[in-house]
Context: one part of a larger RNA
RNA sequence: CUGGGUGUAAAGGGCGUGCAGGCGGCUGAGCAAGACGUAUGUGACAAACGCUCAGAGCUCAACCGGGCGAGGACAUGCGAAGACUGCUGAGCUAGAGGCAGGUAGAGGUGCGUGGAAUUCCGGGUGUAGUGGUGAAAUGCGUAGAGAUCCGGAGGAACACCAGUGGCGAAGGCGGCGCGCUGGGCCUGACCUGACGCUGAGGCGCGAAAGCAUGGGGAGCGAACGGGAUUAGAAACCCCGGUAGUCCAUGCUGUAAACGAUGCGGACUAGGUGUGGCGGUGGGAGCGUGCCGUGCCGAAGCGAACGUGAUAAGUCCGCCACCUGGGGAGUACGGCCGCAAGGUUAAAACUC
Numbered sequence: 001c002u003g004g005g006u007g008u009a010a011a012g013g014g015c016g017u018g019c020a021g022g023c024g025g026c027u028g029a030g031c032a033a034g035a036c037g038u039a040u041g042u043g044a045c046a047a048a049c050g051c052u053c054a055g056a057g058c059u060c061a062a063c064c065g066g067g068c069g070a071g072g073a074c075a076u077g078c079g080a081a082g083a084c085u086g087c088u089g090a091g092c093u094a095g096a097g098g099c100a101g102g103u104a105g106a107g108g109u110g111c112g113u114g115g116a117a118u119u120c121c122g123g124g125u126g127u128a129g130u131g132g133u134g135a136a137a138u139g140c141g142u143a144g145a146g147a148u149c150c151g152g153a154g155g156a157a158c159a160c161c162a163g164u165g166g167c168g169a170a171g172g173c174g175g176c177g178c179g180c181u182g183g184g185c186c187u188g189a190c191c192u193g194a195c196g197c198u199g200a201g202g203c204g205c206g207a208a209a210g211c212a213u214g215g216g217g218a219g220c221g222a223a224c225g226g227g228a229u230u231a232g233a234a235a236c237c238c239c240g241g242u243a244g245u246c247c248a249u250g251c252u253g254u255a256a257a258c259g260a261u262g263c264g265g266a267c268u269a270g271g272u273g274u275g276g277c278g279g280u281g282g283g284a285g286c287g288u289g290c291c292g293u294g295c296c297g298a299a300g301c302g303a304a305c306g307u308g309a310u311a312a313g314u315c316c317g318c319c320a321c322c323u324g325g326g327g328a329g330u331a332c333g334g335c336c337g338c339a340a341g342g343u344u345a346a347a348a349c350u351c
Stems, first nucleotide, its partner, number of pairs: 003323004007305002012319001014205004021198003025092003029088003033085002036079007051069001053067001057063001095195001096192003099188005107181007114158001119153007129140002166173002210251006219245002224240004262318006270296008279286002300307002324351003333344004
């Protein structure tokens, strides 16, 4: 000198699938493209370091600035070796996949169905209040409310079980039954024989709110009306209440889409819970193997907080992203959208 980074300081894409590309297990063989040497040519207009010569300035030197040249780069020819990369063909089973046997689960989707509760309607009993609050009032009620009993309608959500629990790539998923359907885990080691990892673009999925068309509407409830509070009250509290919340189909494509932690692989003390399997035991149990999910912690890492086999440790492969604050995730342009807007994304100026 070869940039350094991304849990909280700027920075991991919301998640998946996957074309190109990058990277790629073990054994032996061939080739010799890369890599290596040499010669010739071109030759710096990628920087720095390093080398040589000469020179100026600190008394010299180190140092500093400047100049020249060589190397580094590229092309062609020749050459040795066969370790590494590559290519070709052969083989292997530890990666990956398949198969067989088990197995847990709110994984998805469609249809059906159950009870509790709220509200409304009808009827019975019954009479003056009820409701609400810090206190009240608006509201409801003698046209019979509230309370209570019976019957009916309708919509939405599923108490207990329930867990620091489970499933899913993420968003997310919770009454019960059935149909269709995705993925995982364990055991065996029977088959294939590197078929792998990552993944710019692309494609798909994607909470809530919102939009379009049609339906539905019990409760809740932006907006809105009223009552209070207050100096005021565009709020917090109370009485009402439309969109919406629900369903079908299509669109939107965002989020503190969070573990604020990309994906895959290897390796690195222990202890203690818990979910699913396997082993052993007659059983209670036991120690142990695999997969998941928590807590505490060794070493290490870290600015600290903390993290610590579910790494933020030690390494490898690939992608994404950051580069002072504001201006600004804005303007303009492009692309997408019915719109709302989304996405990509500056500069002047300023501190």

The prediction has a mean pLDDT of 83. This is a predicted structure of a 351-nucleotide part of an RNA (small-subunit ribosomal RNA, central domain) from an uncultured bacterium. The full RNA is in RNAcentral, with records from ENA, Greengenes and SILVA.